The RNA shown here (transfer RNA) has 71 nucleotides and comes from Emericellopsis sp. 1a5. Its mean pLDDT, the model's own confidence on a scale to 100, is 82. It is recorded under the gene name trnI.

């Protein structure tokens, strides 16, 4: 260089184009004599830009990052 592939909450990872979800962690309550385990609430994401479409996580272009195969 060339050919495919990922990118979504702090981590892990779902989502026929039709209200972006759990788990783990964080906070705060509550429970214990006291921690931990439970239980209840919260905060918290779609790499960027353009476009297609009534609607885009999805499609389609471009750019950034970052695997793997090759040369």
């Nucleotide at each position: 260089g060339a050919u495919u592939c990922c990118u979504u909450a702090a981590c892990u990872u779902a989502a026929c184009g039709g209200u972006a979800g759990a788990g783990u962690g964080u906070a705060u309550u509550u429970u214990u004599g006291a921690u931990a385990a439970g239980a209840a609430u919260a905060a918290a994401a779609u790499c960027a830009g353009u476009g297609u479409u009534c609607g885009a996580u999805u499609c389609a272009c471009u750019g950034a990052g970052g695997a793997a195969u090759u040369a």
The same sequence occurs in records of 3 taxa. Rfam family: tRNA. The RNAcentral record of the sequence draws on ENA and Rfam.